[in-house]
């Protein structure tokens, strides 16, 4: 480089729930694990959701893109 088959070391945490934080959508911390090979990160594009709606947020675990990365790599 290329792939995630086998495998191993770690790695994140959905619902649901406590808590604090927003008008909310939803965010951060304990607890939980449904599932993750980028479910690290980043709203530029599309979806999608809130709202105080010519406007302003929120989803990166909706897809696509970007850009970083651990492990292993048979053919």
């Nucleotide at each position: 480089g290329u792939u995630g088959a086998a495998a191993a070391a770690g790695c994140c945490a959905a619902a649901c729930u406590c808590g604090c934080c927003g008008a909310g959508a939803g965010g951060c911390g304990g607890g939980g694990a449904c599932g993750g090979a980028a479910a690290g990160c980043c709203a530029c594009g599309g979806g999608c959701c809130u709202u105080g709606c010519u406007g302003a947020g929120g989803u990166a675990g909706c897809c696509a893109g970007g850009u970083u990365g651990c492990c292993a790599u048979a053919a």
Molecule: c-di-GMP-I-GGC riboswitch aptamer
Organism: Desulfobacterales bacterium